[in-house]
RNA sequence: UCUUAUCCCGAGUCGGUGGAGGGACAGGCCCGAAGAAACCCAGCAACCAACACCUAAAAAAGGUGGAAAGGUGCUAACCUGCAAGGCACUAGCCUUGAGAGAUAAGA
Numbered sequence: 001u002c003u004u005a006u007c008c009c010g011a012g013u014c015g016g017u018g019g020a021g022g023g024a025c026a027g028g029c030c031c032g033a034a035g036a037a038a039c040c041c042a043g044c045a046a047c048c049a050a051c052a053c054c055u056a057a058a059a060a061a062g063g064u065g066g067a068a069a070g071g072u073g074c075u076a077a078c079c080u081g082c083a084a085g086g087c088a089c090u091a092g093c094c095u096u097g098a099g100a101g102a103u104a105a106g107a
Base pairs, nucleotide, nucleotide: 001107002106003105004104005103006102007101012041015040016039017038021031022030023029025081026080027079028078042075043074044073047071048070051065052064053063054062055061082097083096084095085094086093087092
């Protein structure tokens, strides 16, 4: 970079270290010395791996289920961004899709 799937819910705004930034980007709007990032710990979830069962002669492949010791991920809350449609026709509001982005698996 490309492909596929998901982006609903859940889990620290009382843990420890740390000491000024953070919420992807831009604009808003927020969080933060009543302690940001990061690391550790704890927790959440169940993508992959593993396990059990089913389809199948077997393998490959597929499906279902539970668990959470393995590989990841996540643990303040948002809006807009592009296009179409609807309402209002000043500001704006709503719906759908796309794009961008995030995660997992594969190439």